[in-house]
Molecule: FMN riboswitch aptamer (RFN element)
RNA sequence: UCGUCUUUUCGGGGCGAGGUGCAAUUCCUCACCGGCGGUUACAGUCCGCAAGCGUUUUUUCGCACGAACAGGUGAAAUUCCUGUACCGACGGUCACAGUCCGGAUGGUAGAAAAGAUAA
Numbered sequence: 001u002c003g004u005c006u007u008u009u010c011g012g013g014g015c016g017a018g019g020u021g022c023a024a025u026u027c028c029u030c031a032c033c034g035g036c037g038g039u040u041a042c043a044g045u046c047c048g049c050a051a052g053c054g055u056u057u058u059u060u061c062g063c064a065c066g067a068a069c070a071g072g073u074g075a076a077a078u079u080c081c082u083g084u085a086c087c088g089a090c091g092g093u094c095a096c097a098g099u100c101c102g103g104a105u106g107g108u109a110g111a112a113a114a115g116a117u118a119a
Stems, first nucleotide, its partner, number of pairs: 001119001003117008016030004031099002033088002035049004044086002052063003068084005090102003
């Protein structure tokens, strides 16, 4: 330094104003938010993964899982800058939810550290 194993820690943000209404942080206008790994250069919209549901002793497997263009700079950017757009799991609710409540003092993608071991 790299492989494998074990343990520990960490590991998601956002409704403010006005309108309609018996009723809406759920509708309408404006507002606000952006997990993880990858990528010649920094990504909600490129490639892939995760939270849900089903299956399985476990591993695993299946289903669901959204959305971007134009111009500029540059050796390199669908990632930066400018402009204009767009998207958002499941259950709940006096009325339809990315932002409220709940599963969740949970769990995942993963990140870091320590230890063991082989080369």